c-di-GMP-I riboswitch aptamer from a Candidatus Acetothermia bacterium, 76 nucleotides, folded computationally.

RNA sequence: UCCUGAAAAAGGCAAACCCACCGGAAGAUGGGGGCGCAAAGCCGACGGACCCAGAACGGGUGGCCGGGCUGCCAGG
Numbered sequence: 001u002c003c004u005g006a007a008a009a010a011g012g013c014a015a016a017c018c019c020a021c022c023g024g025a026a027g028a029u030g031g032g033g034g035c036g037c038a039a040a041g042c043c044g045a046c047g048g049a050c051c052c053a054g055a056a057c058g059g060g061u062g063g064c065c066g067g068g069c070u071g072c073c074a075g076g
Stems, first nucleotide, its partner, number of pairs: 002076004012037002017032004022027001035063001041069003046066003049061004
């Protein structure tokens, strides 16, 4: 540097649902919770898909897929 993720260790993240709060909505944020995740880390101003909609080249989802950047542990 590249490939792989069966087991293990250090750990990490956090779906549904509930509470608070913001929003017209989709949905966001914080707390609880834990379905899952080896990138469930970041990018929605990279492409597609989907959702909302006040219909505008508007808003949202990175836990939908591809892509880009970065990264822990173990094995090869």

The model forms 94% of the base pairs in the Rfam consensus. Taxonomically the source falls in Candidatus Bipolaricaulota (Bacteria, Bacteria candidate phyla).